[in-house]
This is a predicted structure of a 354-nucleotide RNA (Bacterial RNase P class A) from Salinisphaera orenii YIM 95161. The coordinates come from a structure-prediction model, not an experiment, and the mean pLDDT is 77. The sequence was found by an Rfam model in a public genome assembly. Its Rfam family is "Bacterial RNase P class A". Rfam's curators write: Ribonuclease P (RNase P) is a ubiquitous endoribonuclease, found in archaea, bacteria and eukarya as well as chloroplasts and mitochondria. The family's RNA type in Rfam is ribozyme. Gene Ontology terms of the family: dimeric ribonuclease P complex, tRNA processing and ribonuclease P activity. Of the family's consensus pairs, 95% are formed in the model.

RNA sequence: GGAGUCGGCCACGCAGUCGCGGUGCCCGCUUGCGGGCACGGAGGAAAGUCCGGGCUCCACAGGGCAGGAUGCCAGGUAACCCCUGGGAGGCGUGAGCCUACGGAAAGUGCAACAGAAAGCAGACCGCCGAAGGCCUGUCCGCAGGCCUGGUAAGGGUGAAACGGUGCGGUAAGAGCGCACCGCGCGACCGGUAACGGUUCGCGGCACGGUAAACCCCAUCCGGAGCAAGACCAAAUAGGAGGACGACGCGCGGCCCGCGCAGUCCUCGGGUAGGUCGCAUGAGGUACACGGCGACGUGUGCCCCAGAUGAAUGACUGCGCACGACAGAACCCGGCUUAUCGGCCGACUCCGAAC
Numbered sequence: 001g002g003a004g005u006c007g008g009c010c011a012c013g014c015a016g017u018c019g020c021g022g023u024g025c026c027c028g029c030u031u032g033c034g035g036g037c038a039c040g041g042a043g044g045a046a047a048g049u050c051c052g053g054g055c056u057c058c059a060c061a062g063g064g065c066a067g068g069a070u071g072c073c074a075g076g077u078a079a080c081c082c083c084u085g086g087g088a089g090g091c092g093u094g095a096g097c098c099u100a101c102g103g104a105a106a107g108u109g110c111a112a113c114a115g116a117a118a119g120c121a122g123a124c125c126g127c128c129g130a131a132g133g134c135c136u137g138u139c140c141g142c143a144g145g146c147c148u149g150g151u152a153a154g155g156g157u158g159a160a161a162c163g164g165u166g167c168g169g170u171a172a173g174a175g176c177g178c179a180c181c182g183c184g185c186g187a188c189c190g191g192u193a194a195c196g197g198u199u200c201g202c203g204g205c206a207c208g209g210u211a212a213a214c215c216c217c218a219u220c221c222g223g224a225g226c227a228a229g230a231c232c233a234a235a236u237a238g239g240a241g242g243a244c245g246a247c248g249c250g251c252g253g254c255c256c257g258c259g260c261a262g263u264c265c266u267c268g269g270g271u272a273g274g275u276c277g278c279a280u281g282a283g284g285u286a287c288a289c290g291g292c293g294a295c296g297u298g299u300g301c302c303c304c305a306g307a308u309g310a311a312u313g314a315c316u317g318c319g320c321a322c323g324a325c326a327g328a329a330c331c332c333g334g335c336u337u338a339u340c341g342g343c344c345g346a347c348u349c350c351g352a353a354c
Stems, first nucleotide, its partner, number of pairs: 001350010012319007020041001022039008043325001047336002050334005055225004067221005072086005087101001088099004102216002107214002109210002124155002126151003131148007163181006182205001183203005188197003229276004239267006248260004283302008320323001
């Protein structure tokens, strides 16, 4: 100097004027409006609504079935399909990155095409002719051809063909035998564990693949969601209770009484409307301590949007690197997706010089 990897941060800036919605204080009156002052007013993703939780209401003795989710190990956390550390496998020269990574010697299923054969395998080409049979030749030792056959080394098919290399062996071959490598089982050692080991023993060596196929195993899971839910509370209609009765109707005529209707009062449900829920929280930040880390503990400091037709904007001036994706709606922890540019730190590879 070039190319890259990982982590963190910023998200046009400053000033002025005028607005918008919130909170606190003060003033005015028509008591819920107006005015003044002060303070603060979108994000790293506020997004997708994909996970997990808080909160609220409903349901619920306990257990099981069904269904769903998760799935190497250990830890963190309120919890997690999250995070941290580690293991294994894969990719990269490397820094690093990726992984849906339990079980296929419980059972069932699947494997197109090609191929002889694809799961209690199989023989197309090839190789062999030792063994048995037939034929021919014969110097009677055998040679050649064919059949019954043997073989899986070589060729060929396939994503995958029942370990690999070498030597021996054989008719040709073959874990048939041996050595090394690989594999399986066991022991021992290291590690909390996943797992690892140049160690030792046993086994010639099978048990192929697929579980984001059914399934099996282990763990977890009640439902609905802030339009949750709680409170205050008109008018009208309807409901319940009480009082009145000089009037009306019914109990076949009259009185009492009862009922209906009527008038008045009270109560409760509920609608419009309003208030709360609603931002002090698993909160932020600085330092110290514990931990490799995620994180935890302690102390100090801070209060940081809260609307409900729903605010967060417009204009002017200056500057430059000329400004991306995007807009809260109960809250929080994550994941994923979108994003102009820029800054900082750690590290890797290549080239050159010293």